[in-house]
RNA sequence: CGGAGUGUAGCGCAGGGGUAGCGCACCUGCUUUGGGAGCAGGGGGUCGGAGGUUCAAAUCCUCUCACUCCGA
Numbered sequence: 001c002g003g004a005g006u007g008u009a010g011c012g013c014a015g016g017g018g019u020a021g022c023g024c025a026c027c028u029g030c031u032u033u034g035g036g037a038g039c040a041g042g043g044g045g046u047c048g049g050a051g052g053u054u055c056a057a058a059u060c061c062u063c064u065c066a067c068u069c070c071g072a
Stems, first nucleotide, its partner, number of pairs: 001071007010024004018055001026042005048064005
């Protein structure tokens, strides 16, 4: 320098046009002498950034940033 992949909640990931979810973690309650485990409920995300297409974008297109891989 060229090409490819990944980026979504604290962590690991799903969702591939119709307004975002699962597991663990966190908070509250029940249970327990207490803790843990279990049960019930709850909170938390400008979807890396900017622009475009569309009635509507995490999703499609362009540019860009970070990381990883391949080639030179």